A computed fold for an 83-nucleotide RNA from Colwellia sp., annotated as c-di-GMP-I riboswitch aptamer. Its Rfam family is "c-di-GMP-I riboswitch aptamer". Rfam describes the family as follows. GEMM was predicted in a large-scale screen for bacterial structured RNA regulatory elements. The sequence is in RNAcentral, with records from Ribocentre.
RNA sequence: GCUCAACAAGGGCAAAACCAGUGAAAACUGGCGACGCAAAGUUACCGAUCUAAGGGGCAACCUAUGAUAGCGGAACUGCAAAA
Numbered sequence: 001g002c003u004c005a006a007c008a009a010g011g012g013c014a015a016a017a018c019c020a021g022u023g024a025a026a027a028c029u030g031g032c033g034a035c036g037c038a039a040a041g042u043u044a045c046c047g048a049u050c051u052a053a054g055g056g057g058c059a060a061c062c063u064a065u066g067a068u069a070g071c072g073g074a075a076c077u078g079c080a081a082a083a
Stems, first nucleotide, its partner, number of pairs: 012037002018031005035070001041076003045073003048068003054063003
């Protein structure tokens, strides 16, 4: 000098449940609460998944313009740190 690789410090976010509200639903918002998360910060661009108001169909059912960033990928941003 290079590579691999911790332990920490300050903290951060907030699953399920419950309460109130929005929504056709999926789900979301606020409060409470912590299952967990080193991007569980942001983005619906790609895939995947959920819902089906409206539309289609004799029916079974099909369909996103709705939703999920705590499903995966991708993009942008970001605290600390090398014993």